[in-house]
């Protein structure tokens, strides 16, 4: 090197988004509703520290919180601004010598860390293989 046996592990990804239990509607082996717990995620919330002090100059824009989602610069419109798009970028994620994302939402004048304690969520969105159908587009003298 090879082959055999035994055992682990692994046998899709983002995300915190998962597992058991009770209860109960219906048209009842089936679809639903309403809890409980456990775990994983989050949020408020004390001492202690931190932060709050004085003057000056500016602006007149509130702060905050979940996430990887910040920040910067061109450009399009415009009186401007919004908005829209490019092009980087802290950060992230993967199937990782590459290929992607680089958002959106919530609080509701109000919240530094924070032991007790208190409240909240467990979503949703995709790859990959296979079949079967359709558009569009390109190539060609036809």
């Nucleotide at each position: 090197c090879g082959c055999g046996c035994c055992g682990g592990a692994u046998c899709g990804c983002u995300g915190a988004a998962u597992u058991g239990c009770c209860c109960u509607g219906c048209a009842c082996a089936g679809c639903g509703g309403g809890g409980c717990a456990a775990a994983c995620g989050g949020g408020g919330g004390g001492a202690c520290c931190a932060c709050c002090g004085c003057a000056a100059u500016a602006c007149a824009c509130g702060g905050g919180g979940c996430g990887a989602a910040u920040c910067g610069u061109c450009g399009u419109c415009u009186g401007a601004g919004a908005a829209c798009g490019g092009c980087g970028u802290a950060g992230c994620g993967c199937g990782a010598c590459g290929c992607g994302c680089g958002a959106g939402c919530c609080c509701g004048a109000c919240a530094g860390c924070u032991a007790a304690c208190c409240c909240c969520g467990u979503a949703g969105g995709c790859a990959c293989c296979g079949c079967g159908g359709g558009a569009c587009g390109g190539g060609u003298g036809a």
This is a predicted structure of a 142-nucleotide RNA (c-di-AMP riboswitch aptamer (ydaO/yuaA leader)) from a Thermoleophilaceae bacterium. The source organism's lineage runs through Bacteria, Bacillati, Actinomycetota, Thermoleophilales and Thermoleophilaceae. The sequence was found by an Rfam model in a public genome assembly. Model confidence (mean pLDDT): 75 of 100. It matches the Rfam family "c-di-AMP riboswitch aptamer (ydaO/yuaA leader)". Its family is annotated with cyclic-di-AMP binding and regulation of gene expression in the Gene Ontology.